[in-house]
RNA sequence: CGUCCAUCCCCGGGGGGCCGCUGACGCGCGGCUGAGAGGCAGGCUGCAGCCUGCGACCCGCUGAACCUGAUCCGGCUGACACCGGCGGAGGGAGGGAGCGCGGCCGAAAU
Numbered sequence: 001c002g003u004c005c006a007u008c009c010c011c012g013g014g015g016g017g018c019c020g021c022u023g024a025c026g027c028g029c030g031g032c033u034g035a036g037a038g039g040c041a042g043g044c045u046g047c048a049g050c051c052u053g054c055g056a057c058c059c060g061c062u063g064a065a066c067c068u069g070a071u072c073c074g075g076c077u078g079a080c081a082c083c084g085g086c087g088g089a090g091g092g093a094g095g096g097a098g099c100g101c102g103g104c105c106g107a108a109a110u
Base pairs, nucleotide, nucleotide: 001102002101003100007097008096009095010094011060012059013058014057017032018031019030020029021028039054040053041052042051043050044049066091067090068089072085073084074083075082
């Protein structure tokens, strides 16, 4: 100096479904699946709505975390979930330190 990997530090990205109750499609209550299904605090609205901060969880280019196509297609289910397709399609969030390894340079000794 390079490189990749263990590790550490900092930073960043993302989602919140289905069923029942209900006037309600509710960040309401209960149940289910799931790593996670709005846990905590606060705010706007005032009922088909939504936002902010923090937390949990997952993911960060070796990127199927997640988004788009998509109110998609086939199977299965009461429905979601799940399986297959679409499809390795298009997008998608990383820097630093550093064990090890390799290369080069220098110094000293022989």
Predicted 3D model of a 110-nucleotide RNA (TPP riboswitch aptamer (THI element)). It matches the Rfam family "TPP riboswitch aptamer (THI element)". Its family is annotated with thiamine pyrophosphate binding in the Gene Ontology. The prediction has a mean pLDDT of 80.